The prediction has a mean pLDDT of 77. Glycine riboswitch aptamer from Eggerthellaceae bacterium zg-893, 96 nucleotides, folded computationally. Rfam family: Glycine riboswitch aptamer. Rfam links the family to the GO term glycine biosynthetic process. Rfam describes the family as follows. This family represents the bacterial glycine riboswitch. Taxonomically the source falls in Eggerthellaceae (Bacteria, Bacillati, Actinomycetota, Eggerthellales). The sequence is in RNAcentral, with records from Rfam.
RNA sequence: GAAGGGGCCUCUGGAGAAUCCUGCCCGCGCAGGUGCCGAAGGGGCAAGGCGGCACACAGCCGCUGAAACUCUCAGGCAAAAGGACAGAGCAGAGCC
Numbered sequence: 001g002a003a004g005g006g007g008c009c010u011c012u013g014g015a016g017a018a019u020c021c022u023g024c025c026c027g028c029g030c031a032g033g034u035g036c037c038g039a040a041g042g043g044g045c046a047a048g049g050c051g052g053c054a055c056a057c058a059g060c061c062g063c064u065g066a067a068a069c070u071c072u073c074a075g076g077c078a079a080a081a082g083g084a085c086a087g088a089g090c091a092g093a094g095c096c
Stems, first nucleotide, its partner, number of pairs: 001095001007090002010088004018034001020033005035077003041073001042071003048064006
């Protein structure tokens, strides 16, 4: 001096889906019910790779294997909060 990958109780931006039904103390609350969302977190899988059986091959089995895909456990469905991810900032290590 500076790229990339990380870190952070920092700042900024940040979507989706019933202010549904019933009851209550009428509150954007509580309880029950129904419907829905995917971007906290979590689960699942392809190609490929490795190994085994077979050995002419094909094929079969096991392990590993990603996501913004998928599931909807969790969470969420007015506002607030949260929010994957992105930009900025800061500190540090390593490198030249």